[in-house]
RNA sequence: GGGCCCUUAGCUCAGUUGGUUAGAGCAGGGGACUCAUAAUCCCUUGGUCCCAGGUUCGAGUCCUGGAGGGCACA
Numbered sequence: 001g002g003g004c005c006c007u008u009a010g011c012u013c014a015g016u017u018g019g020u021u022a023g024a025g026c027a028g029g030g031g032a033c034u035c036a037u038a039a040u041c042c043c044u045u046g047g048u049c050c051c052a053g054g055u056u057c058g059a060g061u062c063c064u065g066g067a068g069g070g071c072a073c074a
Stems, first nucleotide, its partner, number of pairs: 001073001003071005010026004019057001027045006050066005
């Protein structure tokens, strides 16, 4: 330097052919249980979907540019 892949909650990750409430597990908070702790169970908090623009009635999803990370090539 050209190519490909990834970026969604504090962490690891789902998210269907674009369709109207953005989710799971872990973690955090509260409670139950226990003499107490752990484990287990119940409830619950937490998101400008990396950034900007575009397409569309509607974008996490499609298009363009940018940023960060990874892979192999030269």
Predicted 3D model of a 74-nucleotide RNA (transfer RNA) from a Candidatus Omnitrophota bacterium.
The coordinates come from a structure-prediction model, not an experiment, and the mean pLDDT is 81.
Its Rfam family is "tRNA". Its family is annotated with triplet codon-amino acid adaptor activity in the Gene Ontology. About the family: Transfer RNA (tRNA) molecules are approximately 80 nucleotides in length.
It was read from a public genome assembly.